The part of an RNA shown here (large-subunit ribosomal RNA, half A) has 1672 nucleotides and comes from Dioscorea cayenensis subsp. rotundata.
Context: one part of a larger RNA
RNA sequence: GGCUUAUGGUGGAUACCUAAGCACCCAGAGACGAGGAAGGGCGUAGCAAGAGACGAAAUGCUUUGGGGAGUUGAAAAUAAGCAUAGAUCCGGAGAUUCCCGAAUAGGUCAACCUUUCAAACUACUGCCGAAUCCAUGGGCAGGCAAGAGACAACCUGGCGAACUGAAACAUCUUAGUAGCCAGAGGAAAAGAAAGCAAAAGCGAUUCCCGUAGUAGCGGCGAGCAAAAUGGGAACAGCCUAAACCGUGAAAACGGGGUUGUGGGAAAGCAAUACAAGCGUUGUGCUGCUAGGCGAAGCGGUGGAGUGCUGCACCCUAGAUGGCGAGAGUCCAGUAGCUGAAAGCAUCACUAGCUUACACUCUGACCCGAGUAGCAUGGGGCACGUGGAAUCCCGUGUGAAUCAGCAAGGACCACCUUGCAAGGCUAAAUACUCCUGGGUGACCGAUAGCGAACUAGUACCGUGAGGGAAAGGUGAAAAGAACCCCCAUCGGGGAGUGAAAUAGAAUAUGAAACCGUGAGCUCCCAAGCAGUAGGAGGAGAAUGUCAUCUCUGACCGCGUGCCUGUUGAAGAAUGAGCCGGCGACUCAUAGGCAGUGGCUUGGUUAAGGGAACCCACCGGAGCUGUAGCGAAAGCAACUCUUCAUAGGGCGAUUGUCACUGCUUAUGGACCUGAACCUAGGUGAUCUAUCCAUGACACGGAUGAAGCUUGGGUGAAACUAAGUGGAGGUCCGAACCGACUGAUGUUGAAGAAUCAGCGGAUGAGUUGUGGUUAAGGGUGAAAUGCCACUCGAACCCAGAGCUAGCUGGUUCUCCCCGAAAUGCGUUGAGGUACAGCAGUUGACUAGACAUCUAGGGGUAAAGCAUUGUUUCGGUGCGGGCCGUGAGAGAGGUACCAAAUCGAGACAAAUUCUGAAUACUAGAUAUGACCCCAGAAUAACAGGGGUCAAGGUCGACCAGUGAGACGAUGGGGGAUAAGCUUCAUCGUCGAGAGGGAAACAGCCCAGAUCACCAGCUAAGGCACCUAAAUGACCGCUCAGUGAUAAAGGAGGUAAGGGUGCAAAGACAGCAAGGAGGUUUGCCUAGAAGCAGCCACCCUUGAAAGAGUGCGUAAUAGCUCACUGAUCGAGCGCUCUUGCGCCGAAGAUGAACGGGGCUAAGCGAUCUGCCGAAGCUGUGGGAUGUAAAAAUACAUCGGUAGGGGAGCGUUCCGCCUUAGAGGGAAGCACCCGCGCAAGCAGGUGUGGACGAAGCGGAAGCAAGAAUGUCGGCUUGAGUAACGCAAACAUUGGUGAGAAUCCAAUGCCCCGAAAACCUAAGGGUUCCUCCGCAAGGUUCGUCCACGGAGGGUGAGUCAUGGCCUAAGAUCAGGCCGAAAGGCGUAGUCGAUGGACAACAUGUGAAUAUUCCUGUACUACCCCUUGUUGGUCACGAGGAACGGAGGAGGCUAGGUUAGCCGAAAGAUGGUUAUCGGUUCAAGGACGGAAGUUGACCUUGCUUUUUCAGGGUAAGAAGGGGUAGAGGAAAUGCCUCGAGCCAAUGUCCGAGUACCAGGCUUUACGGCGCUGAAGUAACCCAUGCCAUACUCACAAGAAAAGCUCGAAAGACCUUCAACAAAAGGGUACCUAUACCCGAAACCGACAUAGGUGGGUAGGUAGAGAAUACCUAGGGGCGC
Repeated sequence: GGCUUAUGGUGGAUACCUAAGCACCCAGAGACGAGGAAGGGCGUAGCAAGAGACGAAAUGCUUUGGGGAGUUGAAAAUAAGCAUAGAUCCGGAGAUUCCCGAAUAGGUCAACCUUUCAAACUACUGCCGAAUCCAUGGGCAGGCAAGAGACAACCUGGCGAACUGAAACAUCUUAGUAGCCAGAGGAAAAGAAAGCAAAAGCGAUUCCCGUAGUAGCGGCGAGCAAAAUGGGAACAGCCUAAACCGUGAAAACGGGGUUGUGGGAAAGCAAUACAAGCGUUGUGCUGCUAGGCGAAGCGGUGGAGUGCUGCACCCUAGAUGGCGAGAGUCCAGUAGCUGAAAGCAUCACUAGCUUACACUCUGACCCGAGUAGCAUGGGGCACGUGGAAUCCCGUGUGAAUCAGCAAGGACCACCUUGCAAGGCUAAAUACUCCUGGGUGACCGAUAGCGAACUAGUACCGUGAGGGAAAGGUGAAAAGAACCCCCAUCGGGGAGUGAAAUAGAAUAUGAAACCGUGAGCUCCCAAGCAGUAGGAGGAGAAUGUCAUCUCUGACCGCGUGCCUGUUGAAGAAUGAGCCGGCGACUCAUAGGCAGUGGCUUGGUUAAGGGAACCCACCGGAGCUGUAGCGAAAGCAACUCUUCAUAGGGCGAUUGUCACUGCUUAUGGACCUGAACCUAGGUGAUCUAUCCAUGACACGGAUGAAGCUUGGGUGAAACUAAGUGGAGGUCCGAACCGACUGAUGUUGAAGAAUCAGCGGAUGAGUUGUGGUUAAGGGUGAAAUGCCACUCGAACCCAGAGCUAGCUGGUUCUCCCCGAAAUGCGUUGAGGUACAGCAGUUGACUAGACAUCUAGGGGUAAAGCAUUGUUUCGGUGCGGGCCGUGAGAGAGGUACCAAAUCGAGACAAAUUCUGAAUACUAGAUAUGACCCCAGAAUAACAGGGGUCAAGGUCGACCAGUGAGACGAUGGGGGAUAAGCUUCAUCGUCGAGAGGGAAACAGCCCAGAUCACCAGCUAAGGCACCUAAAUGACCGCUCAGUGAUAAAGGAGGUAAGGGUGCAAAGACAGCAAGGAGGUUUGCCUAGAAGCAGCCACCCUUGAAAGAGUGCGUAAUAGCUCACUGAUCGAGCGCUCUUGCGCCGAAGAUGAACGGGGCUAAGCGAUCUGCCGAAGCUGUGGGAUGUAAAAAUACAUCGGUAGGGGAGCGUUCCGCCUUAGAGGGAAGCACCCGCGCAAGCAGGUGUGGACGAAGCGGAAGCAAGAAUGUCGGCUUGAGUAACGCAAACAUUGGUGAGAAUCCAAUGCCCCGAAAACCUAAGGGUUCCUCCGCAAGGUUCGUCCACGGAGGGUGAGUCAUGGCCUAAGAUCAGGCCGAAAGGCGUAGUCGAUGGACAACAUGUGAAUAUUCCUGUACUACCCCUUGUUGGUCACGAGGAACGGAGGAGGCUAGGUUAGCCGAAAGAUGGUUAUCGGUUCAAGGACGGAAGUUGACCUUGCUUUUUCAGGGUAAGAAGGGGUAGAGGAAAUGCCUCGAGCCAAUGUCCGAGUACCAGGCUUUACGGCGCUGAAGUAACCCAUGCCAUACUCACAAGAAAAGCUCGAAAGACCUUCAACAAAAGGGUACCUAUACCCGAAACCGACAUAGGUGGGUAGGUAGAGAAUACCUAGGGGCGC
């Protein structure tokens, strides 16, 4: 370490429970609101955070009833109270009811601000009264004020999609649905016939059943789909216009009148009666809103009794809930009876008010007009324009009047029915945010509402919006006194309790996962980890024959599960593990089967029916009883036809329920899109634009113009200055993003580091605003529009659709496929056929044998059609030569035709099989018995079993196939290739063999056996069986991979030649002469080359086979003889071998190894499978049960049959149960299995079985879902490399906290102040669980307490910009849009305070001192004033340069300190300060009219001078009114910052002294000057320049006339004094640990302040003040 076992932890499944839900039933109600709602904000308790209650009268107040002992809510404790003089509590009626919200005095960023304290707007009433007589517009006023807003579904109307279906799509469908909008009510809508119908009739509307999935409509596709008659529910009818009369000037009003067998009016006549209604009056009954009475039990047991046991009782009450376990008799209740001061409701009666009817006669009057109709364009009717009626709308046109009009599905006629163009109307019907009562074969904490609990909460998002988790101590807190370990936490005792392994992390307490103890086992051993056998060891009970449990040395066999595939161990998919949840359902309508009822055919639907259910009614309707035909029609027939002898269809047959299977329509087995559409939410990011503000160190270059000199007749031109232009240059801040590296589970969802680009322009940036998805914006990249962009986000249609992928949960038994054909916008889909299953009817032949057929394949052949080789003959042609020509001739050229020989063919056949196919005939096969003493065969009889086909019904899957063999096509006679045909196997098939190996060989697994025989294949060992027999071959480890080609390998056979007249091989000898043949050549002599290749000698010898030489020479061969002595050579065929033979980890007998244990024959035996047999068991079929017999029992997709289990229900108040249920853990037994009983422990309250019923009914997989727990792993990391170290302190504990000392870092920041944003983070005390990337005594953490002080700062009370909103107005289906006056709206305008001090935390806010602003009062004087209105002014940009200043700095002086031993001197260090406001003063600069000089006219500039001309004051003029403007006159200056004095010294101040709790307090206190440099700040937009020409309004000033109001008010001026002073913000962070980035995150974030040395500088480096050392 493994297996087993025991015992713990973790965790929260299971079972039990329920406080919350869900679905319905019966009633009620459908309320509310300007008398301020719904919904909220903020408050209210002695102590109070959240939810409930309430409202400044605040955890409640008044009154009236009930009730009767406690009470101050849930919610303890404590404090203080109330209550029999009636509290708390319950009911009725009142009072109060902050702020927001329709929100309504004005405004606004909801819960706030302001003020002349007011209900704004619309409607209503009254009055006044414009252009313009009336009228209209408009104005004013009024009121116990009509509307406004809210509201779940239902209802009516306006607008109105798309996905989807049609297997595409456009008409169509989805659907007038979803959605948006408007409006109403408790219901709404509809409604009393210009209706239906059909020769008969009905008599408003609405709803249900039914007609009927019918008639119809329809790319006649998908689909859509009536109506009348009939049966029910409920029932209810009325009013007006007109004619005529009356009043009145008219408008109008009153009477009259209201109908369709037409009515009324008019004319005439006659007079009649009972009922109905009502927001009214009063009385009464009943009911509702609180209540009251209400029977009957004790003992034992037990922690507790309601159980059990023993003995009783009640019932108009045995519903239910509670009480320490199952309660009629304990409690609350229940049956029954009873009750209201007050309010409400129904009904009845009463009082009052209101309402009406007949007849006769008559064509003259009336009976609803821009209407009906028509044309055209649409819509709606089931009806898509169709023959399209009926109904409605737009445009145009346009009737009739009862002798009339409309309808009856075009239209016309007849007939019938009705009377439009005005209106009202209950019930039956629809729904449920809500209240009361009740019910459940509904759920039981992953369920049931999202929510059993602080739930629409926490949390996420800018927003619309999205949206959780989380129940249980015990009967009772009796919640653990006290002791111990201990800083706590935690634990051990003790105690409580029935139980503490019920201890607050609390009942039961499974699994994953993590420990501890024990038994066996493990270090020479390789693999799905098991299984068969099994040695050894240990243990248990039983009780000795034996059995069982754990472990498991050794050994045979053995590649997970699922999906999906031709095929998976697959290196193809899915799962980390465990637990819970998780998928074929329901409704309606068909088809079939089964079961049941009836079959005098069957059966009801709606509805009625004392809760929803039921009995019982209900016969409308449906189905069946007759069919045929297009129909008329006829009928067991009928149609077709002139007619059928014919042909087609018929000649039959129940129905209603329930169950099962299946189909259709619905989301339709579950999960899963990308899309489309509707309505909304977003421009805090970003894009453009608008308004208003802000920002950019420093350096460089040097345009135009101008000045002066030169130059010219004058110019031009030129030089030097001056000047300061520019989408100029360099370069910080700032903005950007070209390169590289790092980073890539980052520090960071885009950064860091080092370089880089722009940096006065088309620049950057703050604040506020605009543009919105079928859209915006875009210096244009398909960019951006909140980490989202070829069309944002949210929600809805919606469970879109998906011919696609994945998943789909218990068992056993029987049968069992396909991967083919045809069609298909079809090819991975689907319809039909084929093949399966189940169930019927009928038939008799499956296999085999025989016979008879037709054929044109294989083969074969070449007669045909073609192709083709050779030879013979050679038409014709070519060539040759001859000839004057004709012609004849020759030819080793080509070649037709023909002859002979030889070939080829899928698209050749003079021939022609085997198989296959068709038909017929014969005949079944196996087993048993008859059947004998045995064996074998055949035949006969009897019995049992098995094996087919046809036609149906219901109802599947399959329609991707793979390899092997044979016959072909394609390809290369390649492919594990592709495509057909015929078979086989796999697929869906295990077993044996082929080492291993779906498709090959053998063989088809019902189960068991330590039995037998065989197949393929094997028999030396691994490894079962022959080291078997006999005859050969092979030497190559061939066997145990391969070709062309090669070789005296070896064995066997054939042919042929030589050979005793001596072969072959070897050895030794000869191998000569003409001649160096000739030619050629420098040479060529056998042997460079060419020609020729003769002759001679001889046994034999080439004008030469090879080597060789410059050429010769030399060696050798052919050839010959000698020696030797028997076979030798060549060639062909066959068997087995050899070479050819090089690849990437070692891998080509399965291994060791083998000379057979290899190869070829022959023979015998044995082994060998899940085959066959034997023995035993089971199941299925024949066949309903038993017995028996025979046959059968592999199986994917798929079909059929039979069962197990879970939850709930009925029988049922069941058996059982504190003497211990369910659940959980273990053990044992039974069943083929799913599963089931029993025992032990735990547990502490429920709960089997049987027979039936109903389903949210079974999980291992869905990258499932929720929770828990592992692994990785004590691994990576601990977030800038500015850096720490030591000592001391505190403390249980210190690298980290505090103090001190030293060191290091930033210093245009890493310092300080602020806007936004955040919201208590600020300060003090206490604490250390969690948070802090370590630690922690510390903290931006937890607990408690404290803290923000304003006339002057900021905002509002003032103003306006962009923009917003918008009375009237214009437009629009609605919602709403645009927009004027007005009102809001800062980022701008206006506007008054400074210094010192104090303090744990605030200070321009408090204190001290010194100021200022506004208003009021008081005193005096003068005057008409105020509003409105008008005018002035406020009032503005960019760039540039110079000057004068100040802040600030430096230096010196002065003072002090300390050190220098002393003396002397001084390098050193520190200090040397001070505002607003008031007064004074006036430099530089600028402005200003004129004269003069600079040669010259003007401009400009410079110098000099004058005062007419500046600021300011006064006066004055006109046609018209002030100011502006003009004129006259006085008047030489005018305007700054700065400066000086006061403020201002008893201030401040270095230093010193005293004291201390070390934080501080107190006392004292020197000098307090000058020079230089100098800003980006001030003078000041003052000046200059250029063009792009640079807000508004108020405050403020002035004002003549006209207007309004008041003129008892009031205004102005002056001086001193006195008084008054609104709301909000104010803490703290703010280049960040507090904001935006999920974080205590290397990022981002507007404005202000700006020291020293070096330097041009805000660069850079180092430092000051100040702050830090980056939380391992």
It matches the Rfam family "Bacterial large subunit ribosomal RNA". Taxonomically the source falls in Dioscorea cayenensis (Eukaryota, Spermatophyta, Liliopsida, Dioscoreaceae). Its mean pLDDT, the model's own confidence on a scale to 100, is 80.